The RNA shown here (small-subunit ribosomal RNA) has 1509 nucleotides and comes from an uncultured bacterium. The prediction has a mean pLDDT of 83.
């Protein structure tokens, strides 16, 4: 400081996640040491059991123990002594410790303020301490009671109560001086009345009272500042304030009495919900954001809820009274209790520790002091809970052991790590030594919990001490095995379907390290709440439009104020933290001890630009006037014509209407047509215009009446009067709702006919509401410029309406200024792009709205309007990792334009009927091996299945194997010839002794054993190579540089033309190049030249015969040339390409034909041609053998052959080829034989001989329309030939049979010239042949093409997309199942906090008959005064009652989410096949569909206007 994830790529919007830091943590695995921390976060649940506040004899009376002393009758007693101690009194308990329940509060921070206070103990100052009384608990006796605990008598003392004296700068009422302030007043004084004090012990000395300061505590008031919620908007009766009175230490409505209606509140009262709040922790660059464990202030609270009393201090954790709730205890009458103090114990919990030791130290309380208390505190125990530091050994060791893994078998890694030498001992352990903390208290002795602890010495020995995540990307780290969408993993993308660097295991690596990792939670990254530092045209986001209170914000000039602002200086913001230094523990974590600091209140001195107050002026803003002007601006009310409908007459005659075609509808009872005449409604063509008007919604004959607003001129006037605007209020299209009108046409619903698989749609025919008016509601639309308003700047160009003006002019015009509007285009700038572009989405400034992934959802509650429809505000759980913008490049439109193809047409012949071969599906078998399967499987691999072939089946075999290498042994190689057996195989006898040789043995070859190995036509073409189909022989598909773009990309390669072509040519931010196109190759056409066999024969000669002798001419063979290139001429063109015509040529515009197939598609096809990864079999999935099968047969299908006849058919004669192939061969000729064929066999390895007669074709006879003399299937007989065997299962002949068919439905196919049609011939394969296939060859030899609208396909430009697995694409709603969340619901059970009204404990306070009392007054009665009882006011808790309000929970229901493969359908996306959405209504299984009004965020054509050249 980024990064991952939306796409096929891009940008940019958004969201999710990640990498870092934290913690009172908790949990897995793991653990050696030690130091500093820290440790119920959950039930403020309950608590056993111990201990956490007591102290003072130097207040006080009593008790009197040891000792010591004297007496004894030895039992004891006196004296002194004064430990002890229960109680009286003092002071303490109000501190110290807990804990965070409650409280939104002056509770807390911070700064003021008390002229409205209090303050024991402590310091300081002054002053006194006198004289007197009465009780009274301890205690004695009595008495209750189970206990707790009480009760009567009687005695007794004080620093314990109580009276009088003094007292003074005190208090209080009055009278009065001076001084000073802040409003009430506040300070110093004087004066009269009244009031106020404790002793002990005793050398010193501590205390007590007055009285003033002074510190310390505390108490009240105040400004400021810090959570949520408006689905909480009004809220308030002691309530606001005032008088007077009580009450407090103290103002105060704190309380009461009366008067007066105040008082709070959008700058958020009043409710509800959450919360202890700061110093300060975390995290961040800061800003901020989260948090309030330890430590440290402050506050609350002490089983709950109430009270008060003591006291200097409480309404009091370890006190007190009452009430409740729960425990104990009881003798049932009664009492006790309070761990949110420390341990501890149950309980909940993921989860938090020891009933430890000690007052040694630091603080606390009492005491004069010793000293006593002290879970405060200091220690020390548990927990790797957290931080810090150490250790687990250093150095050397290569044969790079062994083991592991992993391999390409050759290594390579663990890996200097080990082992093995040297050589150190921290830290554990063991043994000796041994503290500081101790200032301090004691008269001294003596005095450490920790602790024999830190630390220090010694000896010994590598010795006791390493794990945990991770290894697809983010993210540093790879392999190998199992697994096989399986079992798992996952923070987010994702891995996992048989080659998994994503699971699990191993190795190995990476990290970090006594801990590793995983979950939670905060912050950060995230500029994803934006103050610092964000957006709202289309990514969410401008309210439909306007006025307009509060608020916010405001024009020019001078002067005063300083409240904002700035700036010096003061106070104060506690320590503790953090930051800088310096210093203690071996370091460090820790901790001491100086210092700094920003910024917060507050005071207090300046400045006056700027905002702001206060008076003053000015006119540029803003209104006002005064003179024109333009307009479908509104509202009433009167008038018009044209067309529709509908009635009435009249002519008329038979269809009209309506559609893609129909049909329902109307029509002989006279429709439609057409004339005349009438009623009615509605709406207003032409003009008519990106033209005008109004805020917006909206406004269109025409007049008249009222009326709102704007422009433009002048510069008469006011002199900031403006802008915007939450709450407000007005207006607000269609649809709709209520009353009353009206209803012509149109037309939601419905009715009925078409269409359809069905049509609750679209098309027709009817047709109600509605549409119209008047009155009222309703208040929403793609109320859209998808762009709030207002003001200021910033380059033009061209339109248009509108006022004014100049020139100029009679006047309209044209030409220019200016200002106000409505539109195009466009610098700069802005924008992710598209775009915007003086009418901004640009530069600014002010107000206001709104936004914070996507669904859920504009739902649900909840409130408010509304008659109702509904509409405004508007959530949550749940749930995905993306939803969505813009542009890009495909693709793809039942989008649009150009072009080409036997792609259609225009023509010929098939196909599909039949009969029959072959393939193939199905079926069938023991096997019917296996593979192609839409064009691009199907006479296809097969170019030849009787056996082989063969891979399949049944049976017999055989195991280093049929077949390759290596080892060893044996043997020449071989060769004869039994036995069994279907064969293969399994047993056997005999023969043989080669070749080379350095004599040792080798080469080959065969038997033979064991191991390595062979071996598979066994899977996986979705691991591959290769090879090939298929778009497509279409004309494409790329690159370099260069400019264009933020990018993806574009450009070039588009465009004009032209071509068979991206073929060439012009033109252009392109210039150029590469693969394809053409051409070079081959073959055919014409010709020259060389050669002349085995080819040829013109002239000579000779023959049956080019036979021969000659001959190279010609034919033809074979090699090489030349010839064609739009060259030439005309015509058209951009005078480019290049098209048209013509000449000359054997061929003319690529002359015809073959090879030659770009970048890629199609996970196409092959593992069975062949090679190959991996898996798998291994006496078998290998390998041999015999027979069987790939030929099986209701059927379907594709290719083909024959056909169906006279353009044939059959007899008979006769005439022309090209190409090929032969030695395991073609075989002439000859006899046989009807013939297939046989026998013999010449000639030829072939320009030489054979195969070998071409056939259609001509010529002639005959057949005469018919199931035929067509057609030839089936089938019976006999036969050739090959072959080891023709049964399953060959072909061919003869003879005989003689089936379907008479030209073939719907569809479909081939083919544009030597082509199609048609005739025949050869070859491969092959012992033979299912060959009619497949591949060559040549004879004869056509028709037709206007043309490009349609059908396929295929190229290019362009438009649109919600497609990118690319339309065989995506995508919606209902219904069925199943989980999950939520609303609603008859109720039901709780919770809160108020309010009414009852009943009222204990208490304060006020009253008070009668009662009862030591002090003091009185001779005495009595009196002052108390004090229990009662009374009243107020009141917790109860109790009743109607609400409110939250929450759980509910038969039944209601819609969302998901979820693999489930049903109907096709709403969208392309003109999604009815353009699509919006608002409203209404219908309909459903997506939806209809009407109305709206809207482009609709494709396509026209056609207007406007702009650009």
């Nucleotide at each position: 400081a980024g990064a991952g994830u939306u796409u096929g790529a891009u940008c940019a919007u958004g969201g999710c996640u990640c990498a870092g830091g934290a913690c009172g943590a908790a949990c897995g695995c793991u653990g050696g040491c030690g130091g500093c921390g820290u440790g119920c976060u959950u039930u403020a649940u309950a608590c056993a059991u111990g201990c956490a506040a007591g102290u003072c004899g130097a207040a006080c009376g009593a008790u009197g123990a040891a000792g010591u002393u004297c007496c004894u009758u030895c039992g004891g007693g006196a004296a002194u002594g004064g430990a002890u101690u229960a109680g009286u009194g003092g002071c303490g308990a109000a501190c110290g410790g807990g804990u965070g329940a409650g409280g939104a509060a002056c509770a807390c921070g911070u700064g003021a303020g008390a002229a409205a206070c209090c303050u024991g103990c402590c310091u300081u100052u002054c002053a006194u301490u006198c004289u007197g009384g009465g009780a009274u608990a301890a205690c004695a006796c009595c008495g209750g009671g189970a206990a707790a605990c009480c009760g009567g008598u009687g005695c007794u003392a004080a620093u314990a109560c109580c009276g009088g004296a003094u007292a003074c700068u005190c208090c209080a009422u009055c009278u009065u001086g001076g001084c000073g302030g802040c409003a009430u007043c506040g300070c110093c004084g004087a004066g009269c009345u009244g009031g106020g004090a404790a002793a002990a012990a005793a050398u010193u000395u501590u205390g007590a009272u007055g009285a003033a300061a002074g510190a310390u505590g505390g108490u009240c008031u105040c400004g400021c500042g810090g959570c949520c919620u408006a689905u909480c908007a009004g809220c308030u009766a002691g309530u606001u304030g005032g008088u007077g009175a009580g009450g407090u230490a103290a103002a105060g409505g704190c309380u009461c009495a009366c008067c007066a209606a105040g008082g709070c509140g959008a700058c958020g009262a009043c409710g509800g919900g959450u919360a202890g709040c700061c110093g300060g922790c975390c995290u961040g660059a800061g800003a901020g954001g989260g948090c309030g464990a330890c430590c440290g202030g402050c506050c609350a609270c002490a089983c709950u809820g109430g009270g008060a009393c003591u006291g200097a201090g409480a309404c009091a954790c370890g006190g007190c009274c009452c009430a409740g709730a729960c425990u104990c205890c009881u003798a049932c009458g009664g009492g006790a209790g309070g761990c949110a103090g420390c341990a501890g114990u149950a309980g909940g919990g993921a989860a938090u520790a020891u009933u430890g030791g000690g007052c040694a130290a630091u603080g606390g309380g009492c005491g004069a002091a010793a000293g006593c208390c002290u879970g405060a505190c200091c220690c020390a125990g548990c927990g790797a809970c957290g931080c810090c530091g150490c250790g687990u050994g250093a150095g050397g060791g290569a044969u790079g052991a062994a083991g592991g893994u992993c391999u390409u078998c050759g290594g390579a890694u663990u890996g200097u790590a080990a082992a093995c030498c040297u050589c150190u001992u921290u830290c554990a352990g063991u043994a000796g030594g041994g503290a500081a903390g101790a200032a301090g208290c004691g008269a001294a002795a003596g005095u450490g919990a920790c602790g024999g602890u830190a630390c220090c010495u010694a000896a010994a020995g590598a010795a006791g001490a390493a794990g945990c995540a991770c290894c697809g990307g983010c993210u540093a780290a790879c392999u190998a095995u199992g697994u096989g969408c399986c079992a798992g993993c996952a923070g987010c993308c994702g891995c996992g379907g048989u080659a998994a660097u994503a699971c699990a295991u191993a190795g190995g690596g990476u990290g970090c390290a006594a801990g590793c990792g995983u979950u939670g939670u905060c912050c950060g990254g995230a500029a994803u709440u934006a103050u610092u530092g964000g957006g709202c045209g289309u990514a969410a986001a401008g309210c439909g439009u306007c006025c307009g209170c509060a608020g916010g914000u405001g024009g020019u000039c001078a002067g005063c104020c300083a409240a904002g602002u700035c700036u010096g200086c003061c106070g104060u913001c506690a320590a503790a933290u953090c930051a800088g230094g310096u210093u203690g523990c071996u370091u460090a974590a820790c901790g001491a001890c100086c210092u700094a600091a920003a910024g917060g209140c507050g005071g207090u001195g300046g400045a006056a630009a700027c905002u702001g107050g206060c008076a003053g002026a000015c006119u540029a803003g803003a209104g006002a006037g005064c003179a024109g002007u333009a307009g479908g601006g509104g509202u009433a009310g009167c008038a018009g014509g044209a067309a529709u409908u509908c009635c009435c007459a009249g002519u008329g005659u038979a269809g009209c209407g309506g559609u893609g075609a129909a049909a329902u509808g109307c029509g002989u009872a006279g429709a439609g047509a057409u004339u005349g005449g009438g009623a009615a409604g509605a709406a207003c063509a032409u003009c008519g215009g990106u033209g005008g008007c109004g805020a917006a919604a909206g406004c269109g004959u025409g007049c008249u009446a009222c009326u709102g607003g704007g422009c433009u001129g002048u510069a008469u006037c006011u002199g900031a009067c403006a802008c915007u605007c939450a709450g407000g209020g007005a207006c607000g299209a269609a649809a709709g709702c209520u009353a009353g009108g009206g209803g012509a046409g149109c037309g939601a619903a419905a009715g009925g006919g078409a269409u359809u698989a069905g049509a609750u749609a679209c098309c027709c025919c009817u047709g109600u509401a509605g549409u119209c008016c008047u009155a009222g509601c309703c208040g929403u639309a793609a109320a859209c410029g998808a762009u709030g308003g207002a003001u200021a700047c910033u380059a033009g160009g061209c339109g248009u309406g509108g006022c004014u003006u100049g020139u100029a002019u009679c006047g309209a015009c044209c030409c220019g200024a200016g200002c106000c509007g409505u539109g195009c285009c466009g610098a700069a700038g802005c924008u992710a792009a598209c775009g915007c572009g003086u009418u901004a989405a640009g530069u600014a400034u002010c107000c206001c709205g709104c936004c914070u992934g996507g669904g859920g959802a504009g739902u649900a509650c909840g409130c408010a309007c509304g008659c109702a429809a509904g509409u405004g505000u508007g959530a949550a759980a749940c749930u995905c990792a993306a939803a969505g913008g813009a542009a890009u490049u495909g693709a793809c439109g039942g989008g649009g334009g150009c072009c080409c193809g036997c792609a259609c047409a225009a023509g010929c012949g098939g196909u599909g009927g039949a009969g029959u071969a072959u393939g193939u599906g199905g079926u069938u078998u023991a096997a019917u091996u296996c593979g192609a399967u839409g064009c691009a499987a199907c006479g296809c691999g097969a170019a030849g299945a009787a056996c082989c072939u063969u891979a399949c089946c049944a049976a017999g075999a055989c195991u280093u194997g049929a077949c390759a290498u290596g080892u060893c042994g044996c043997g020449a190689a071989c060769c004869c010839u039994g036995g069994u057996g279907a064969a293969a195989g399994c047993u056997g006898g005999g023969g043989g002794u080669g070749c080379c040789u350095u004599c040792g043995g080798g080469a080959g070859c065969g038997c033979g054993a064991a191991c390595a190995c062979a071996g598979g036509u066994g899977g996986u073409g979705c691991a591959u190579g290769g090879c090939u189909g298929u778009c497509g022989u279409c004309a494409g598909c790329u690159c370099g540089u260069g400019u264009c773009g933020u990018g993806a990309g574009a450009u070039g390669u588009u465009g004009g033309g032209u071509u068979a072509a991206g073929u060439c040519c012009c033109g252009c931010a392109a210039c150029g190049a590469g693969c394809g196109c053409a051409a070079c190759c081959c073959u055919c056409g014409u010709u020259c030249u060389g050669u002349g066999u085995u080819a040829c024969c013109a002239g000579c000669a000779u023959u049956u015969a080019g036979u021969u002798g000659g001959g190279g001419a010609c034919u033809c063979a074979c090699a090489g040339g030349a010839g064609a290139c739009u060259g030439c001429c005309g015509g058209g063109g951009u005078c480019a390409g290049c098209u048209c015509g013509g000449a000359g040529g054997a061929a003319g515009g690529u002359g015809g034909g073959g090879a030659u197939g770009a970048c890629g598609u199609c996970a196409a096809a092959u593992c069975a041609u062949c090679a190959u990864g991996c898996c798998c079999c291994u006496u078998a999935u290998g390998u041999c053998u015999u027979g069987g099968g790939c030929u099986g047969c209701a059927c379907g299908c594709a290719u083909g052959c024959u056909a169906c006849a006279a353009u044939g058919g059959c007899c008979g004669g006769u005439a022309c080829a090209a190409a090929g192939u032969g030695c395991u061969g073609c075989g002439a000729g000859a006899u046989c034989g009807u013939a297939a064929g046989a026998u013999u066999g010449a000639g030829c390895g072939a320009a030489u001989c054979a195969c070998a007669u071409a056939a259609a074709g001509c010529c002639g006879g005959u057949c005469u329309c018919a199931g035929u003399u067509c057609g030839g299937a089936u089938u019976g007989a006999g036969g050739u030939c090959u072959g080891c065997a023709a049964c399953u299962c060959g072909a061919c002949c003869u003879c005989a049979u003689g089936a379907a068919g008479u030209c073939g439905g719907a569809g479909u196919u081939g083919c544009u010239a030597g082509u199609a049609a048609u005739c025949g011939u050869a070859g491969a394969u092959c012992a033979g042949c299912a060959a009619c296939g497949c591949u060559a060859c040549g004879g004869u030899g056509a028709a037709u093409a206007c043309g490009u609208u349609c059908c396929c396909g295929g190229g290019g430009c362009u438009u649109g997309u919600a497609c990118a697995c690319a339309c065989c694409g995506c995508c919606c709603g209902u219904c069925a199942c199943g989980u999950c969340a939520c609303g609603a619901a008859a109720g039901u059970c709780g919770g809160u906090a108020a309010c009414a009204c009852c009943c009222a404990a204990a208490g304060u306070u006020a009253g008070u008959g009668g009662c009862c009392c030591a002090a003091c007054c009185g001779c005495a009665a009595g009196g002052g005064g108390g004090g229990a009882g009662c009374u009243a006011c107020c009141u917790a808790a109860g109790g009743u009652g109607g609400g409110a309000u939250c929450g759980g929970u509910g038969a039944u229901u209601g819609g969302g989410a998901c979820g693999a493969a489930g049903u109907c359908g096709u709403a969208a996306c392309a003109a999604g096949g009815u353009a699509g959405c919006c608002g409203u209504a209404g219908g309909g299984g459903a997506a939806c569909c209809u009407g109305c009004g709206g809207u482009u965020g609709g494709a396509u054509c026209a056609c207007c206007u406007c702009c650009u050249u």

Rfam family: Bacterial small subunit ribosomal RNA.